[in-house]
Molecule: c-di-GMP-I-GGC riboswitch aptamer
Organism: Rubrobacter marinus
RNA sequence: GACGAUAAAGGCAAACCCGCCGCGAGGCGGGGACGCAAAGCCACGGGCCUCCAGGAGGCAGCCGGGUUACCGAAA
Numbered sequence: 001g002a003c004g005a006u007a008a009a010g011g012c013a014a015a016c017c018c019g020c021c022g023c024g025a026g027g028c029g030g031g032g033a034c035g036c037a038a039a040g041c042c043a044c045g046g047g048c049c050u051c052c053a054g055g056a057g058g059c060a061g062c063c064g065g066g067u068u069a070c071c072g073a074a075a
């Protein structure tokens, strides 16, 4: 570098509920765990979604890509 244990330490948090923000997709906080080895971050390509609709937005937990990072068995 790559890889990912029924390893260890630690981390994140779907659905659903509550509060706030947003027209909305959805976001933030709290509760809660279905899952996750980048489920950290970035809308660059594809995709999906929304709307005051040919413009402006959302999803990084859809795939690819970029970038940063904890741990260390085996092959």
Stems, first nucleotide, its partner, number of pairs: 003072002011036002016031006034061001040067003044064003047059005